[in-house]
Background
A computed fold for a 368-nucleotide RNA from a Candidatus Zixiibacteriota bacterium, annotated as Bacterial RNase P class A. Its Rfam family is "Bacterial RNase P class A". By type it is a ribozyme. The coordinates come from a structure-prediction model, not an experiment, and the mean pLDDT is 76. The sequence was found by an Rfam model in a public genome assembly.
């Protein structure tokens, strides 16, 4: 100097004025009330508000449940959290020269299925080319042996070296690889390392399946309150119906049996307002401590939108940030940009995305 990896930060706006909106508080007025008018003060959309993929807070399902099956979720170890399929650290595997990054990571010796095309053959494995022997003096051809060499393929009787053979082959020997079991050492553990015995055609569970652990449901359109209106409507079946949103059994309870629970059909009324929602919280900011970290604890301070067809805006000036150019200076011109807008709240994950700055690390080149 160039390329790359990881982490963090800044701006995307601040201040002032004018005008226009929503909410809260105060004051005055109008109104039966809901509410409304004026003035002042304060305040008003994100790092993802998106996706609705997870987890919760909160609300409802009257009391009361238990067992079995179905269904669903997770899947290495240790920590963290209100909780999670999330986060941190580690192990193993993979990619990369590397810093680093990724992983849907229990089981293939329980069973079933699948491995297209190519190839002789992809689960009792086989012989296309080739090698060896015989018919044979030789070629072609036929018969027998072979799986070491070649071909196909992601993958072809576990690899290398040797003995042996007509030619070969775990046929035999030595040293390895892989799997299972039993030990030693290190570690909290996943694992690593090492010794022994036995075995050895392979892959695939993000295929069915097996194993282990876990799981009520629905959701702010949850739920609560108020006001108003109608036709206390008509007909049919009816002895059972229902109880925490899959089924069955047991148990406990509620309503009902001709003054009829429940179900079906026809018809009528309402479709309005308030609240839930001034969100005070697993809250935010600063700082200290423990810890590799995620996180946890202490101290001090702060309170930050509540709309309902949906407000949070427009203009001007200055400043800040940034881009380009040049005469390199308190210069000139431009931009304020991307992705994008709350709808009960919070913690994650995923996706979209503009400009600039800083630090550490890796690799390459050159010079000293």
């Nucleotide at each position: 100097c160039g390329a790359a990896g990881c982490a963090g930060g800044a701006g995307g706006a601040a201040c002032a004025g004018u005008c226009g909106c929503g909410c809260u508080u105060u004051a005055a007025g109008u109104g039966c009330a809901g509410a409304u008018u004026u003035a002042a003060a304060g305040u008003g959309a994100g790092g993802a508000a998106a996706g609705u993929c997870c987890g919760a807070g909160c609300u409802c399902c009257a009391c009361a449940g238990a067992a079995u099956c179905a269904g669903g979720g997770c899947g290495c170890c240790c920590g963290g959290u209100a909780a999670u399929u999330c986060c941190g650290g580690g192990g193993c595997g993979g990619a990369g020269u590397g810093a680093u990054c990724c992983g849907a990571c229990g089981g293939a010796a329980a069973g079933u299925g699948c491995c297209g095309c190519a190839g002789a053959a992809a689960c009792u494995a086989u012989a296309c080319c080739g090698c060896c022997c015989g018919c044979u003096a030789a070629c072609a051809g036929c018969g027998g042996g072979u799986a070491a060499g070649g071909g196909u393929g992601a993958a072809a009787u576990u690899g290398u070296g040797g003995u042996g053979u007509a030619a070969g082959a775990g046929a035999c020997c030595a040293c390895g690889g892989c799997c299972a079991c039993c030990g030693g050492c290190a570690g909290a553990g996943a694992u690593g390392u090492u010794g022994g015995u036995g075995g050895u055609g392979g892959g695939u569970a993000a295929a069915c399946c097996c194993c282990g652990c876990c799981c009520g449901g629905a959701g702010c359109a949850a739920g609560g309150c108020c006001a108003a209106a109608u036709a206390g409507g008509g007909g049919a079946a009816g002895a059972g119906g229902g109880g925490u949103u899959g089924a069955u059994u047991c148990g406990c309870c509620c309503c009902g049996u001709u003054a009829g629970a429940u179900u079906c059909c026809c018809g009528g009324g309402u479709g309005g307002g308030c609240u839930g929602c001034a969100c005070a919280g697993a809250g935010c900011a600063a700082u200290c401590g423990c810890g590799u970290a995620a996180c946890c604890g202490g101290u001090u301070g702060c309170c930050a939108a509540g709309a309902u067809a949906a407000a949070u805006g427009a203009c001007u000036g200055u400043u800040g940030g940034u881009u380009u150019c040049c005469u390199u200076g308190c210069g000139a011109a431009g931009c304020u940009u991307a992705c994008a807008g709350a709808a009960c709240u919070c913690g994650g994950c995923u996706u979209a995305u503009c400009u600039c700055c800083u630090g550490c690390u890796u690799c390459g080149u050159u010079u000293u």